Description
A computed fold for a 117-nucleotide RNA from Lentibacillus sediminis, annotated as SAM riboswitch aptamer (S box leader). Its mean pLDDT, the model's own confidence on a scale to 100, is 76. It was read from a public genome assembly, where an Rfam model found it. The organism belongs to Lentibacillus, within Bacteria.
RNA sequence: CUCUUAUCAAGAGUGGCGGAGGGAAUAGGCCCUGUGAAGCCCGGCAACCUAAAAGCAGAACGAUUGCUUAAGAAGGUGCUAAAUCCUACAGGUCAGGAGUGAUCUGGAAGAUAAGAG
Numbered sequence: 001c002u003c004u005u006a007u008c009a010a011g012a013g014u015g016g017c018g019g020a021g022g023g024a025a026u027a028g029g030c031c032c033u034g035u036g037a038a039g040c041c042c043g044g045c046a047a048c049c050u051a052a053a054a055g056c057a058g059a060a061c062g063a064u065u066g067c068u069u070a071a072g073a074a075g076g077u078g079c080u081a082a083a084u085c086c087u088a089c090a091g092g093u094c095a096g097g098a099g100u101g102a103u104c105u106g107g108a109a110g111a112u113a114a115g116a117g
Base pairs, nucleotide, nucleotide: 001117002116003115004114005113006112007111008110013042015041016040017039021032022031023030026088027087028086029085043080044079045078048076049075053069054068055067056066057065084109089106090105091104092103093102094101095100
């Protein structure tokens, strides 16, 4: 870097260093920020690696599989403003004379993990 699968409306700081930008990219919007951005350290959160066990579903039986309940945090990652901040593409519903707006589903793009190349 590519592919597969899963997840992405929950949660997490009145700390230290730092010193101007940040919210992935393009566009539009909306925000955060000298009452201190990014980054680093510390702290924290979560439970992907990750279950065992029990129950349920499915099946003629068994295995595999899926779901539910209940647990932990040593290690590998990850995360730690706002839904992945929102929209962009396709379709449905509603409102409107229309431009358009609201809402739902799917897709695309992205992020993270696990596995494969």